[in-house]
RNA sequence: GGCCCCAUCGUCUAACGGCUAGGACAUCGCCCUUUCAAGGCGGUAACGCGGGUUCGACUCCCGCUGGGGUCA
Repeated sequence: GGCCCCAUCGUCUAACGGCUAGGACAUCGCCCUUUCAAGGCGGUAACGCGGGUUCGACUCCCGCUGGGGUCA
């Protein structure tokens, strides 16, 4: 340098083009307990960036950035 794959809460991971962007762990609050842990209830928290297509984009297309693989 060519080609292929990936990028979503703090972490891991879902989401037929129309979802309030869901779940687990973590975290915060409350309940329970003499206390802690466990358990129950509730909350906070995310679509890498820039364009394009579309009535509508996390989703499709192009470019960029970063990561991985492969061939030089």
Molecule: transfer RNA
Organism: Candidatus Uhrbacteria bacterium RIFCSPHIGHO2_01_FULL_63_20